[in-house]
RNA sequence: CGAAAGCAUGCGGGAGAACCGGGCGAAUCGUCCGGUGCCGAAGGAGCAACCGCCCCGGAAACUCUCAGGCGAAAGGACCGUCUGCUUAUC
Numbered sequence: 001c002g003a004a005a006g007c008a009u010g011c012g013g014g015a016g017a018a019c020c021g022g023g024c025g026a027a028u029c030g031u032c033c034g035g036u037g038c039c040g041a042a043g044g045a046g047c048a049a050c051c052g053c054c055c056c057g058g059a060a061a062c063u064c065u066c067a068g069g070c071g072a073a074a075g076g077a078c079c080g081u082c083u084g085c086u087u088a089u090c
Stems, first nucleotide, its partner, number of pairs: 002090002004087005010081004018036008037070003043066001044064003050058003
């Protein structure tokens, strides 16, 4: 110096899943309440292939739905990319 990997910001892409009843209002809509149902890709939790420093620990896109979501918006795991930083690897 380059590659690779990691972290952070920005940018781009980014799925799934709803109705019923009642009240109010500026009334094809919005909002409040009640009920039932549904989704998984914020977060969280559980099991586990596997891995390790192996009495233990780490661990999913699997599972559960506490939370969150079911018009748009917002959010969104993950992927790509710019810039910056780091590195025990090449």
Molecule: Glycine riboswitch aptamer
Organism: Alphaproteobacteria bacterium